[in-house]
RNA sequence: AAAGGGCAAACCACGCCGAAAGGGUGGGGCGCAAAGCUACAGGACCCUUUAAAAGGGGUGGCUGAGCUGCCGAA
Numbered sequence: 001a002a003a004g005g006g007c008a009a010a011c012c013a014c015g016c017c018g019a020a021a022g023g024g025u026g027g028g029g030c031g032c033a034a035a036g037c038u039a040c041a042g043g044a045c046c047c048u049u050u051a052a053a054a055g056g057g058g059u060g061g062c063u064g065a066g067c068u069g070c071c072g073a074a
Stems, first nucleotide, its partner, number of pairs: 006032002011027004016023002030061001036067003040064003043059001045057004
């Protein structure tokens, strides 16, 4: 530089789950070389509580870290 592909934002639908953040299924495709997996540390978000703290919940497509992985130059 490619080839085969992969995932899937916003948004929409659902007699779906949840108090919420958020998640699931289908459509959709903004983007992503790990946008595969992990909630360990931090951040923002939701909830409880407080003078301040603190605790719980999710978020991996917020940052870092760990593990694994396709093709090619290699």